A computed fold for a 72-nucleotide RNA from a Patescibacteria group bacterium, annotated as transfer RNA. It matches the Rfam family "tRNA". Its family is annotated with triplet codon-amino acid adaptor activity in the Gene Ontology. It is annotated as a transfer RNA. Rfam's curators write: Transfer RNA (tRNA) molecules are approximately 80 nucleotides in length. The sequence is in RNAcentral, with records from ENA.

RNA sequence: CGGGGCGUAGUAUAACGGCCAUUAUAUAGGGCUGGGGGUCCUACGACCCGAGUUCAACUCUCGGCGCCCCGA
Numbered sequence: 001c002g003g004g005g006c007g008u009a010g011u012a013u014a015a016c017g018g019c020c021a022u023u024a025u026a027u028a029g030g031g032c033u034g035g036g037g038g039u040c041c042u043a044c045g046a047c048c049c050g051a052g053u054u055c056a057a058c059u060c061u062c063g064g065c066g067c068c069c070c071g072a
Base pairs, nucleotide, nucleotide: 001071002070003069004068005067006066007065010025011024012023018055027043028042029041030040031039032038048064049063050062051061052060
């Protein structure tokens, strides 16, 4: 320098263009237990940034930024 992929809760991970954005784990509260461990219930918390298309965008398009891979 060229090509390709990825970017979503603290961490990991899903989402035919139409959801209250999923699940696990972590965290907090509570129940069971004499206590611990374990288990169950509840709560909390996220779409990398900016434009465009569309009635409607996590999703499609363009430009940035960051990470990874390949080739020079």